[in-house]
């Protein structure tokens, strides 16, 4: 700087069950579509809730396995 192969290992979409939550959603068990940061972060963009407003827009969250940024990190070549 890279992820053709490999080897130890990690992480887990739908979908099922339980527990919160108005809710988006989440936590935990089962499961595995997939991921080389599918590890952090929640800054900028986006996308969804819930409440105010006639409305323009405001406030409070939520997701991040969407795209940019910022931080760290196994294994090989």
């Nucleotide at each position: 700087u890279u992820g053709a192969a490999a080897a130890a290992g990690g992480c887990a979409a739908a979908c099922c069950c339980g527990g919160c939550g108005u809710g988006a959603g989440u936590c935990g068990g089962g499961g595995a579509c997939g991921c080389a940061a599918a590890g952090c972060c929640a800054g900028g963009g986006u996308u969804c809730u819930c409440c105010c407003g006639c409305a323009c827009g405001g406030g409070a969250g939520a997701a991040g396995g969407c795209c940019c940024a910022g931080c760290u990190a196994c294994c090989g070549a």
Record summary
c-di-GMP-I-GGC riboswitch aptamer from a soil metagenome, 77 nucleotides, folded computationally. RNAcentral holds the sequence, with entries from MGnify. Its Rfam family is "c-di-GMP-I-GGC riboswitch aptamer". Its family is annotated with cyclic-di-GMP binding in the Gene Ontology. The coordinates come from a structure-prediction model, not an experiment, and the mean pLDDT is 82.